[in-house]
The RNA shown here (transfer RNA) has 72 nucleotides and comes from a Bacteroidota bacterium. The sequence is in RNAcentral, with records from ENA. Its Rfam family is "tRNA". By type it is a transfer RNA. Gene Ontology term of the family: triplet codon-amino acid adaptor activity.
RNA sequence: ACCGAAGUGGCGCAGAGGUAGCGCGUAAGGCUCAUAACCUUAAGGACACAGGAUCGAAACCUGUCUUCGGUA
Numbered sequence: 001a002c003c004g005a006a007g008u009g010g011c012g013c014a015g016a017g018g019u020a021g022c023g024c025g026u027a028a029g030g031c032u033c034a035u036a037a038c039c040u041u042a043a044g045g046a047c048a049c050a051g052g053a054u055c056g057a058a059a060c061c062u063g064u065c066u067u068c069g070g071u072a
Base pairs, nucleotide, nucleotide: 001071002070003069004068005067006066007065010024011023012022013021018055026042027041028040029039030038048064049063050062051061052060
């Protein structure tokens, strides 16, 4: 330099154009003599960034940034 993949709550990941979810973790409550386990509830995300197309975008198009892999 070129090619490809990835970027979504604290962490790991889903999400095929129509209200962003799951597991773990965190907080509160329940249960218990107590802790763990278990049960219930809650908080926490403008989806890497900027533009575009669309009635409507995390998703499609363009550009940029970061990480990883490959080729030279």